């Protein structure tokens, strides 16, 4: 430069001093509570959110949980951008909430991190 990912930009106050941090206000992007209708039963077999990240088999165990394998729903990349075919190469975790939450206008709330890369396949449409 470039990837994931919502994780980008504006004002402005303070420390740091090549240029950054951090606090505060906003615009964008994300995300949760939350009604009539409609759906629905559900209460330790708890039950629920983020997020692609479920769910089988099989093995180490008596069993969960984990650990290893092979899978898989579902995800990313392959360099101008954006769909779509094939091909190739990865992932297919983790964390939270804390008895408690379907859907849901109005409203209210909460994020706006983090973590990477030495790799430059084809094709077709539409854009720049």
């Nucleotide at each position: 430069c470039g990837c994931u990912g919502a994780g980008u930009c504006c004002g402005u106050g303070c420390c740091c001093u090549g240029g950054g941090g951090c606090g505060c206000g906003g615009a964008g992007c994300g995300g949760g509570g939350g009604a009539c209708c409609c759906a629905g039963a559900u209460g330790u077999u708890g039950g629920g959110g983020c997020g692609a990240a479920u769910c089988g088999c099989g093995u180490g165990u008596c069993g969960u949980c984990c650990g290893c394998g092979c899978g898989u729903a579902g995800c990313g990349u392959c360099a101008c951008u954006c769909u779509u075919u094939c091909g190739a190469c990865g992932c297919g975790a983790g964390c939270c909430c804390g008895u408690c939450a379907g859907c849901u206008a109005a409203c209210c709330c909460c994020g706006u991190a983090g973590g990477c890369c030495g790799a430059c396949g084809a094709a077709a449409g539409a854009g720049g």

Predicted 3D model of a 128-nucleotide RNA (c-di-AMP riboswitch aptamer (ydaO/yuaA leader)) from a soil metagenome. RNAcentral holds the sequence, with entries from MGnify. It matches the Rfam family "c-di-AMP riboswitch aptamer (ydaO/yuaA leader)". Gene Ontology terms of the family: cyclic-di-AMP binding and regulation of gene expression.